[in-house]
RNA sequence: UUCCGAAAAGGCAAACCCUGAGCAAUCAGGGGGCGCAAAGCCUCGGGGUUACAUAGAUAGACAACAUUGCAGUUGAACUAGCCGGGCUGCCGAUA
Numbered sequence: 001u002u003c004c005g006a007a008a009a010g011g012c013a014a015a016c017c018c019u020g021a022g023c024a025a026u027c028a029g030g031g032g033g034c035g036c037a038a039a040g041c042c043u044c045g046g047g048g049u050u051a052c053a054u055a056g057a058u059a060g061a062c063a064a065c066a067u068u069g070c071a072g073u074u075g076a077a078c079u080a081g082c083c084g085g086g087c088u089g090c091c092g093a094u095a
Stems, first nucleotide, its partner, number of pairs: 002093002011036002016031006034081001040087003044084003047079004057067002062075004
């Protein structure tokens, strides 16, 4: 410098349970361990998700807007353990 791989050391921690925050998706701490070589960091692009109740054609409603029909439009939040992209990088290997 390059690779993120055979081993080892070390690391992270899904479901589920407890506590707390949130309308919710989800998040934080503890237990737990399915898995992970970036399961470290960043919402830049795409995808997914946003409780119950009521209403309901687009849509068993995330929010707003739009509409004769066809066709929807815009925006917010969450997800980096959905994928792509960007940044960084242990051990070891390599030049």
Molecule: c-di-GMP-I-GGC riboswitch aptamer
Organism: Clostridia bacterium